[in-house]
Molecule: RNase P RNA; transfer RNA
Organism: Holosporales bacterium
RNA sequence: UGUGGCAAUCGGUUGAUCGCUGUGAGUUGGGGAGCGCAGAGGAAAGUCCGGGCUUCUUGUGGGCAAGGUGCCGGAUAACGUCCGGCGUUGAGGGUUGGAAAGCUCUCAAUAGGGAAAGUGCAACAGAAAGUAUACCGCCUUUCGAGGUAAGGGUGAAAUGGUGAUGGUAAGAGCUCACCGGGUUCCUGGCAACGGGCAUCGCACGGCAAACCCCACCUGAAGCAAGACCAAGUAGGAGUGGUGUGGACUUCAUGUCCGUGAGAGCCUACACUCAUAAUCACUCGGGUAGGUCGCUUGAGCUCAUUGGUGACAAUGAGCCUAGAUGAAUGAUCAAACAGAGGGGCGACCCUCGGACAGAACCCGGCUUAUAGGUUGUCGCACGUG
RNA sequence: GCGCUCUUAGCUCAGUAGGAUAGAGCAACAGCCUUCUAAGCUGUGGGUCGGGAGUUCGAAUCUUCCAGGGCGCGCCA
Numbered sequence: 001u002g003u004g005g006c007a008a009u010c011g012g013u014u015g016a017u018c019g020c021u022g023u024g025a026g027u028u029g030g031g032g033a034g035c036g037c038a039g040a041g042g043a044a045a046g047u048c049c050g051g052g053c054u055u056c057u058u059g060u061g062g063g064c065a066a067g068g069u070g071c072c073g074g075a076u077a078a079c080g081u082c083c084g085g086c087g088u089u090g091a092g093g094g095u096u097g098g099a100a101a102g103c104u105c106u107c108a109a110u111a112g113g114g115a116a117a118g119u120g121c122a123a124c125a126g127a128a129a130g131u132a133u134a135c136c137g138c139c140u141u142u143c144g145a146g147g148u149a150a151g152g153g154u155g156a157a158a159u160g161g162u163g164a165u166g167g168u169a170a171g172a173g174c175u176c177a178c179c180g181g182g183u184u185c186c187u188g189g190c191a192a193c194g195g196g197c198a199u200c201g202c203a204c205g206g207c208a209a210a211c212c213c214c215a216c217c218u219g220a221a222g223c224a225a226g227a228c229c230a231a232g233u234a235g236g237a238g239u240g241g242u243g244u245g246g247a248c249u250u251c252a253u254g255u256c257c258g259u260g261a262g263a264g265c266c267u268a269c270a271c272u273c274a275u276a277a278u279c280a281c282u283c284g285g286g287u288a289g290g291u292c293g294c295u296u297g298a299g300c301u302c303a304u305u306g307g308u309g310a311c312a313a314u315g316a317g318c319c320u321a322g323a324u325g326a327a328u329g330a331u332c333a334a335a336c337a338g339a340g341g342g343g344c345g346a347c348c349c350u351c352g353g354a355c356a357g358a359a360c361c362c363g364g365c366u367u368a369u370a371g372g373u374u375g376u377c378g379c380a381c382g383u384g
Numbered sequence: 385g386c387g388c389u390c391u392u393a394g395c396u397c398a399g400u401a402g403g404a405u406a407g408a409g410c411a412a413c414a415g416c417c418u419u420c421u422a423a424g425c426u427g428u429g430g431g432u433c434g435g436g437a438g439u440u441c442g443a444a445u446c447u448u449c450c451a452g453g454g455c456g457c458g459c460c461a
Base pairs, nucleotide, nucleotide: 001380002379003378004377005376006375007374008373009372010371013334014333015332016331017330018329020039021038022037023036024035027032041355045366046365048364049363050362051361052360053222054221055220056219058270059269060268061267062266063265064264066218067217068216069215070214071085072084073083074082075081086112087110088109089108090107091106092105093104094103095102096101113213114212118211119210120207121206135152136151137148138147139146140145160179161178162177163176164175166174180202181200182199183198185196186195187194188193226292227291228290229289236283237282238281239280240279241278242277245257246256247255248254258275259274260273261272262271285460299318300317301316302315303314304313305312306311336353338351339350340349341348342347385457386456387455388454389453390452391451394410395409396408397407403441412428413427414426415425416424434450435449436448437447438446
């Protein structure tokens, strides 16, 4: 210097003219017109999670169902998110070893509870696939058969692996050394888990993004939530009178019991509300219209401090879209990137600004995104 | 705003507690039959199961992220 990965960040700029939405101070009798100020995003998207807010007449305990989460610790309002760690797997380098394999470093991935509760699955191939079995081979033989699991061969996976001038008829954890694994104890760590001594020849294994079991979590609906205003209806609502399923009673109010309803279903307790029928009077929804909800909020920027970090605390400053058939645009000019073409070259001509567009608001995740800038790592080339 | 469902050959559909060549009908193409066409008979080709990633020995099927299509509700009593 070029190229690639990762992380962060910006993602069109300036000016003029015309126009749109909101808003401020004036002006006008009012309508209105003019002036000033503000006016899309990192994802506003998908609607995949978590909250705020609002309504539904509800809280706790137990059981059942449905859905979700799943190593450990922390962050956070909360989360399936984020941060740090642990284990496992893979790739590469170094090193020890005869080998199997171990140790160590770097990078990457990780939906990672339970297979000793139960059910289920493993095609084809192969002798044998979850229970044990023997095709070739090896050994013994009375040739009927028996022993064996080293070697060959199949498979994704074959009942631990390597070695032994141990052992045997041949073999085999049968025995021994090392590696792997299980168990007990000690020890470091908040924990996941790590390390060590001893011991067990290894009794079995895989799949839970198969059913399932265990632990934990979850009420539902969504701003067309919901509240108010105006006009007029139906169902209806309120107040009052006559009156009330039972008991008490001061016969008014009321209290207790009963009955019914109340956020998946059942159940217990508590709580709240209602509790016949009829008459009179008063009022009278929701949507379409208007106003509110509506943008000051787990808010933004900067600094300091604490923390490995996610993040937190403190201080200072700031106010930054609120539309509703739905504003945020168009044209021109200038420079700046980019693409294509021509030219030996200076340069010239043409095209033309990535993904995308708020709709109650936040925290995340995921997906789309031309190009620029910064940092770091790897590779290649050049120069000293 | 909320919810459900589908995508397999040119078209319409099977196949879902994973198992290897993914099937059927119609259509297409070729041959036979016919003077020729249709019908009929015989045969052939055509698919990476909407796309990507993952789990697994193995994925149309399981999980997840996207794309596209369809349907319903939110106007009741």